A computed fold for a 65-nucleotide RNA from a Rhodospirillales bacterium, annotated as Fluoride riboswitch aptamer (crcB RNA motif). Its Rfam family is "Fluoride riboswitch aptamer (crcB RNA motif)". Its family is annotated with positive regulation of gene expression and response to fluoride in the Gene Ontology. Its mean pLDDT, the model's own confidence on a scale to 100, is 76.
RNA sequence: UCGGCACACGGGGAUGGAGUCCCCCGCUUGUAACCGCCGAAGAGGCUGAUGACUCCUGCUGCGCG
Numbered sequence: 001u002c003g004g005c006a007c008a009c010g011g012g013g014a015u016g017g018a019g020u021c022c023c024c025c026g027c028u029u030g031u032a033a034c035c036g037c038c039g040a041a042g043a044g045g046c047u048g049a050u051g052a053c054u055c056c057u058g059c060u061g062c063g064c065g
Base pairs, nucleotide, nucleotide: 009026010025011024012023013022016056017055018054019053020052021051036046037045038044
């Protein structure tokens, strides 16, 4: 100096916050993981605050006081 592996660390998982777990990416200059669905495309339309579970907040619907 180059290459590989491991550890540590950082980041991401279609709308907010937190805990736990899971997955993915980076550690390499450029770069990456990620950025929902229907519709040929546009127009237009649809589901969900989670990757999953729990709690909080916001929104929506129904019922009761």